RNAcentral holds the full RNA, with entries from ENA and SILVA.
This is a predicted structure of a 346-nucleotide part of an RNA (small-subunit ribosomal RNA, central domain) from an uncultured bacterium.
Its mean pLDDT, the model's own confidence on a scale to 100, is 88.
It matches the Rfam family "Bacterial small subunit ribosomal RNA".
[in-house]
Context: one part of a larger RNA
RNA sequence: CUGGGUUUAAAGGGUGCGUAGGCGGUUGUAUAAGUCAGUGGUGAAAGGCCGUAGCUUAACUAUGGGAUUGCCAUUGAUACUGUAUGACUUGAAUGAGGUUGAGGUUGGCGGAAUGUGGCAUGUAGCGGUGAAAUGCUUAGAUAUGCCAUGGAACAUCGAUUGCGAAGGCAGCUGACUGGACCUGAAUUGACGCUGAGGCACGAAAGCGUGGGUAGCGAACAGGAUUAGAUACCCUGGUAGUCCACGCCCUAAACGAUGCUUACUCGUUGUUUGAUCGCAAGAUUGAGUGACUAAGGGAAACCGAUAAGUAAGCCACCUGGGGAGUACGACCGCAAGGUUGAAACUC
Repeated sequence: CUGGGUUUAAAGGGUGCGUAGGCGGUUGUAUAAGUCAGUGGUGAAAGGCCGUAGCUUAACUAUGGGAUUGCCAUUGAUACUGUAUGACUUGAAUGAGGUUGAGGUUGGCGGAAUGUGGCAUGUAGCGGUGAAAUGCUUAGAUAUGCCAUGGAACAUCGAUUGCGAAGGCAGCUGACUGGACCUGAAUUGACGCUGAGGCACGAAAGCGUGGGUAGCGAACAGGAUUAGAUACCCUGGUAGUCCACGCCCUAAACGAUGCUUACUCGUUGUUUGAUCGCAAGAUUGAGUGACUAAGGGAAACCGAUAAGUAAGCCACCUGGGGAGUACGACCGCAAGGUUGAAACUC
């Protein structure tokens, strides 16, 4: 390279936007670059292949053919691709009228609960466990009531619910703001798909500076358990968890399933539109679930939200270990990340 693959066997990039590139709707005309056909030239000889001949045969040699898959020139063909130009509306987008939602950013506000402080009532225990102890408590705890304060999270509603590209998003409300869907067919007229590099976003933990710290809680301390117990259980508790700004850039970042488009028997639930209907319901979109026909699959299973049937583009895989290691490079304050071998061994 050809070929085969990527839910679970090795393999889909964490996600998007988008550059180059690749691919690209219907139709007319021109051109003839790709493409196809004819002709000519060239493609050295030897060698190799096939036929015939010469040494008694063979090796060897001679001769003829074919091959030399290519390149150049020229004459034509014009279906397809390209190029140029014109037209179209179904792809795509814009505009109009509606709809839905925990989509995002930033303010304000709220109640329950935990903690703490004050006051009051009140007296000997509280707490915790399998059982205990450490711990708290007569300097008055626990419990109960009222007041105050502070931080974090938002019970019920709540759901195979909804929204978002993914990460993710949930008390109420204001401001700003992104997307999606439906109706209809006004506008543009292929403006499209994918996307190596690139850029942006990216849970948690972690890092820097400054705040904040109620609860929880790595580390740490003590009490237990145990043969031991650097654990599981208990009492405490620092970083952290929270906020602002700046980094880090990784996850079982999972649907372990890349994106786009077309096609393929049905049943049933649900969210949100439109049309018809008094209603029941019916039809038609866009999502989100369950079961299944055909088909697929090693099977489990998938099955219009495909893992079916096809097309386009990207990413990735090629026995296990060594190893996501070493070295180099780039990035980072660091932690480390990205890229990524070999010897050797089975």